[in-house]
Source information
A computed fold for a 385-nucleotide RNA from a Deferribacteres bacterium, annotated as Bacterial RNase P class A. Its mean pLDDT, the model's own confidence on a scale to 100, is 76. Of the family's consensus pairs, 94% are formed in the model. It was read from a public genome assembly, where an Rfam model found it.
RNA sequence: GCAGGAGGCCGGGCGGUCGCUGCCGGAAGAAGAACCGGCAGAGGAAAGUCCGGGCCCCACAGGGCAGGGCGCUGGGUAACACCCAGGUCCCGUAAGGGACGGAAAGUGCCACAGAGAACAGACCGCCGGACGGUCUGGUCCGGUAAGGGUGAAACGGUGGGGUAAGAGCCCACCGCCUUCUCCGGCAACGGAGAGGGGCACGGUAAACCCCGCCCGGGGCAAGGCCAAAUAGGGAGGCGUCCCGGCAUCAGUCCGGGUAAGGGUUGCCCGCCCGAUGCCUCCGGGUAGGCCGCUUGAGGCACCGGGUAACCGGUGUCCCAGAUGAAUGACCGCCGCCCCGAUUAAAUCGGGGUAACAGAACCCGGCUUACGAGCCUCCUGCGGUG
Numbered sequence: 001g002c003a004g005g006a007g008g009c010c011g012g013g014c015g016g017u018c019g020c021u022g023c024c025g026g027a028a029g030a031a032g033a034a035c036c037g038g039c040a041g042a043g044g045a046a047a048g049u050c051c052g053g054g055c056c057c058c059a060c061a062g063g064g065c066a067g068g069g070c071g072c073u074g075g076g077u078a079a080c081a082c083c084c085a086g087g088u089c090c091c092g093u094a095a096g097g098g099a100c101g102g103a104a105a106g107u108g109c110c111a112c113a114g115a116g117a118a119c120a121g122a123c124c125g126c127c128g129g130a131c132g133g134u135c136u137g138g139u140c141c142g143g144u145a146a147g148g149g150u151g152a153a154a155c156g157g158u159g160g161g162g163u164a165a166g167a168g169c170c171c172a173c174c175g176c177c178u179u180c181u182c183c184g185g186c187a188a189c190g191g192a193g194a195g196g197g198g199c200a201c202g203g204u205a206a207a208c209c210c211c212g213c214c215c216g217g218g219g220c221a222a223g224g225c226c227a228a229a230u231a232g233g234g235a236g237g238c239g240u241c242c243c244g245g246c247a248u249c250a251g252u253c254c255g256g257g258u259a260a261g262g263g264u265u266g267c268c269c270g271c272c273c274g275a276u277g278c279c280u281c282c283g284g285g286u287a288g289g290c291c292g293c294u295u296g297a298g299g300c301a302c303c304g305g306g307u308a309a310c311c312g313g314u315g316u317c318c319c320a321g322a323u324g325a326a327u328g329a330c331c332g333c334c335g336c337c338c339c340g341a342u343u344a345a346a347u348c349g350g351g352g353u354a355a356c357a358g359a360a361c362c363c364g365g366c367u368u369a370c371g372a373g374c375c376u377c378c379u380g381c382g383g384u385g
Stems, first nucleotide, its partner, number of pairs: 001381009010371001012334007020041007043356001047367002050365005055219004067215005072086005087100005101210002106208002108204003123148002125144007156174006175199001176197009223291004233282006241257005261273004298317008335353007
């Protein structure tokens, strides 16, 4: 220098002007609104809502079935499908990365290609025999898994013996399976040794299934409190008068008058309605309002334990709480990055300063999206000294 691997940081700062939301204070006011001043005001993912918890309500003696989730080992944690460390296998020259119970309990399935896809398989080839009789790869019967070919996958590998040709058919070595012992490790597992076995055990469990462990349901629109108008429910109180009529009767039917009362602008007059009922209280409940609501498995610093994840101690800080839903716009300076001038530094000039996205009960994770940008460590190859 090129190519690559792993991990981490950041997501601008200050000031000014104009706005928005919340809280506090001031003055005014019955109170509210409005006014003035001060303070605070989105994220690394606030996102997807995929896991795990807290919290709340409901259910619940205990156990089981069904259903769902998880799955190497050890540790961390409130918990996890997360994190850390380790193990085995696979991929990569390497730095590193990926996968993870059981396929020798049973059942099912294995596309296409291929003769044959599970205790298999003769298409070509090889070998033996018979027939035909020299032909175009002749035909038939049998043996054979060494070679070719198909496939993601074809029933151990190499060499020798053996054979008609072959084959764990036999042998040596390697591999594999099984039993046992010793050593290291908490364990997964690793290492060493002895005996037995010609070799059994293809893949798939995000197919059924088996084994082990875990799991009650719903969610802040949880849940609680206050509570208007209208309608309806309950209790109590007041009023139901006068005249005429309806063949009779009248609180109850019809007409008229008037009172209580109601409406009309808060009050008076006036007008209208009017025995229709009217008034008071109680309870449920809707709109609306309040709480839940942000102090928490909290942040930061130091010390200690641990390889680490993480844990403990001490000190310190308070850091959005909106509800159609605020957190914005512009300008200046600084910072950062790029380009140019300069041997370099310093300095100067020009340009850029974005993207993804936006809290809605709160945490721990995972995943996904994004680049103005920055840093560290490591691997391979090449060059130069």